[in-house]
Context: one part of a larger RNA
RNA sequence: AAGUAACGAUAAUGCGGGUGAGAGACCCGCACGCCGAAAACCCAAGGUUUCCUGCGCAAUGUUAAUCAGCGCAGGGUUAGUCGGAUCCUAAGGCGAGGCCGAAAGGCGUAGUCGAUGGAAAGCAGGUUAAUAUUCCUGCACCACUUUACACUGCGAUGGGGGGACGGAGAAGGCUAGGCCAGCCGGCAGUUGGUGUCCGGUUUAAGCAAGUAGGACGAGUUCUUAGGCAAAUCCGGGAACUCAUUGUCUGAGAUGUGAUGACGAGCUCUUAUUUGAGCGAAGUGGUUGAUGCCAUGCUUCCAAGAAAAGCCUCUAAGCUUCAGGUGUAACGUGUCCGUACCCCAAACCGACACAGGUGGGUAGGUUGAGAAUACCAAGGCGCUU
Numbered sequence: 001a002a003g004u005a006a007c008g009a010u011a012a013u014g015c016g017g018g019u020g021a022g023a024g025a026c027c028c029g030c031a032c033g034c035c036g037a038a039a040a041c042c043c044a045a046g047g048u049u050u051c052c053u054g055c056g057c058a059a060u061g062u063u064a065a066u067c068a069g070c071g072c073a074g075g076g077u078u079a080g081u082c083g084g085a086u087c088c089u090a091a092g093g094c095g096a097g098g099c100c101g102a103a104a105g106g107c108g109u110a111g112u113c114g115a116u117g118g119a120a121a122g123c124a125g126g127u128u129a130a131u132a133u134u135c136c137u138g139c140a141c142c143a144c145u146u147u148a149c150a151c152u153g154c155g156a157u158g159g160g161g162g163g164a165c166g167g168a169g170a171a172g173g174c175u176a177g178g179c180c181a182g183c184c185g186g187c188a189g190u191u192g193g194u195g196u197c198c199g200g201u202u203u204a205a206g207c208a209a210g211u212a213g214g215a216c217g218a219g220u221u222c223u224u225a226g227g228c229a230a231a232u233c234c235g236g237g238a239a240c241u242c243a244u245u246g247u248c249u250g251a252g253a254u255g256u257g258a259u260g261a262c263g264a265g266c267u268c269u270u271a272u273u274u275g276a277g278c279g280a281a282g283u284g285g286u287u288g289a290u291g292c293c294a295u296g297c298u299u300c301c302a303a304g305a306a307a308a309g310c311c312u313c314u315a316a317g318c319u320u321c322a323g324g325u326g327u328a329a330c331g332u333g334u335c336c337g338u339a340c341c342c343c344a345a346a347c348c349g350a351c352a353c354a355g356g357u358g359g360g361u362a363g364g365u366u367g368a369g370a371a372u373a374c375c376a377a378g379g380c381g382c383u384u
Base pairs, nucleotide, nucleotide: 013031014030015029016028017027018026032381033380034379035378040361041360042359043358046341047340050339051075052074053073054072055071056070060068061067080141081140082337083336084335085334087118088117092113093112094111098107099106100105122139123138124137125136126135142333143332144331146329147328148327149326150325151324152323153318154317158313159312160311161310166300167299168298169297172293173292174291177287178286179285180284181283183200184199187195188194202260206256207255208254213249214248215247216246217242218241219240220239221238222237223236224235226234227233262282265278266277267276268275301304347356348355363375364374365373
C1' cells in the first nucleotide's frame, strides 16, 4: 500500500422463547424460502474414531460463538445364515526340477498364489445416547459329527455330465409400486352437516397343488476300434415300447406362518425431553414396470472364461468291518470386518476449496421420458 481488496456460488430469512458474562449465527417453536434421478437414503473404495455423552473456548472455524468434524475425559462396533478366510479358478505373479546367462539374473514345466467371477443356509418386528439381517421376541433354514433304526456295493487326486456364459430384438404371463373406491378413527367449526387431513401393513422358510410359460423325444434291452487303465457312466451302433403322453424346469397366485406383530388414535405419567398401557379398520377394483419368469424365445456374426462345490462311473482296495442311502434325535458351527463420513466440511485436490469420485433405491401432478416445472418422504437456508 491499507484498515484497502477479500470473507469462496444471489437457496432467504423474520419473529417469539431458552441458555448464558455476552446471542444476527447455539437450542426450541412458529412462519417463509431452497433441493427433491437430489442438495434424499443405502453400499464399495478411501479415510481411521471424525460416532455418542459430559465438561470447555486459548488455538482451529476466513467474523462472534454459549456451537463444532476443535480441546479434555468417559463410552460405543456383539453374526453358523451379511462380507471375507477355512473352497475354486481368470488375467497376472511366484516358481522344485529344467533351459539360457560371465555374474546379477531372465524364461518357464509340475505346482502354488491371485476376485473384479463360481460355490450351503434368515426373514419380520422391537430395542440403545451411540450396534444391529449381529442383541431380544417370533417363526425358519444350512453344513457337519455322533447315536438309533431300516435298507445296502462302497470306494478317486482318475473318466464323464453339469457348472457354462456373446450382441440385438419382439411378444406374453406376473409382481413391486401407483391411483381410485369402500371401510375405520380423528380434526376444524360451534354444534349436526359439510369440508379437509391421517392410517389401512404383514416376511422368509415349510406344506399342498405344481399354474402362466419354457426345454427335451423319453424309457428298456443288446452291442461297441472312442473317453491314456477300468467302467454298469459318457460317446458310437441296433432292436423294442410309449409319445393328446412323459420327464425336467418354472415366475406368480391361494392357504398357512399370523388368536402373532404393526397400526391412526386414546389413557395415565414425566418440570421439558419422556416412560408405561390400551388399541379401530386392516377390503375391492384399476393401472403397471427398466424388476421376475428369463442364463428363456427369435435372430445375427465378429462365434462370445476357467476350476471347484454338485451328480455319476469305475481303479487300487475293502467286502461279518469300513463305507453308502433314508428317517429321527442330541450336539457342533472357529477366525477377521461391523462405529461414523461416503457426490462429501470426514475420500482425491496444500484449505471446512463452486473441481473429481464406482454401484443400488427411485413417490405424486405434467409428460414419450430417469427431460422440464411444482411438490412428498427426507434434507437444508450454503460460518459473516
Molecule: large-subunit ribosomal RNA, domain III